RNA sequence: GGGCAUGUAGCUCAGCGGUUAGAGCAUCUCUCUGAUGAGGAGGCGGUCGGUAGUUCGAGUCUACCCUUGUCCA
Numbered sequence: 001g002g003g004c005a006u007g008u009a010g011c012u013c014a015g016c017g018g019u020u021a022g023a024g025c026a027u028c029u030c031u032c033u034g035a036u037g038a039g040g041a042g043g044c045g046g047u048c049g050g051u052a053g054u055u056c057g058a059g060u061c062u063a064c065c066c067u068u069g070u071c072c073a
Base pairs, nucleotide, nucleotide: 001072002071003070004069005068007066010025011024012023013022018056027043028042029041030040031039049065050064051063052062053061
């Protein structure tokens, strides 16, 4: 330099173009316990990497840029 993949909550990841963006772990509160842990209930936490475009509608499709990984040279 070129090809391919990847980017969504603090972390690990889901999410057919459609009506409020989710789960587990973590964290906070309550409950339970003699206490801790485990268990149970509830909450907090997101400009979906960036900019444009397509569309009635984009986390999802397209282009470019950036991050990370991988292959080729």
A computed fold for a 73-nucleotide RNA from a Bacteroidales bacterium, annotated as transfer RNA. The source organism's lineage runs through Bacteria, Pseudomonadati, Bacteroidota, Bacteroidia and Bacteroidales. It matches the Rfam family "tRNA". About the family: Transfer RNA (tRNA) molecules are approximately 80 nucleotides in length. Rfam links the family to the GO term triplet codon-amino acid adaptor activity.